Predicted 3D model of a 71-nucleotide RNA (transfer RNA) from Candidatus Gottesmanbacteria bacterium RBG_16_52_11. Rfam family: tRNA. Rfam links the family to the GO term triplet codon-amino acid adaptor activity. It is annotated as a transfer RNA. It was read from a public genome assembly.
RNA sequence: AGGUCCGUAGGUUAACGGUAGACCAGCGGUCUCCAAAACCGCUAGUGGGGGUUCGACUCCCUCCGGACCUG
Numbered sequence: 001a002g003g004u005c006c007g008u009a010g011g012u013u014a015a016c017g018g019u020a021g022a023c024c025a026g027c028g029g030u031c032u033c034c035a036a037a038a039c040c041g042c043u044a045g046u047g048g049g050g051g052u053u054c055g056a057c058u059c060c061c062u063c064c065g066g067a068c069c070u071g
Stems, first nucleotide, its partner, number of pairs: 001070007010024004018054001026042005047063005
């Protein structure tokens, strides 16, 4: 320099173009003599910018970050 792939909650990850979910962690509660476990609930997210569309995590362009391949 060229090419391929990836970026979603604190962590690991789902999601036909149509309400962004789960598990773990955290917090609160129930239970217990206390704690743990269990159960109930809560908090929290689409890397930045632009475009297409009635509607974008999803499609397109560009930038940023990361992994790999070629030279």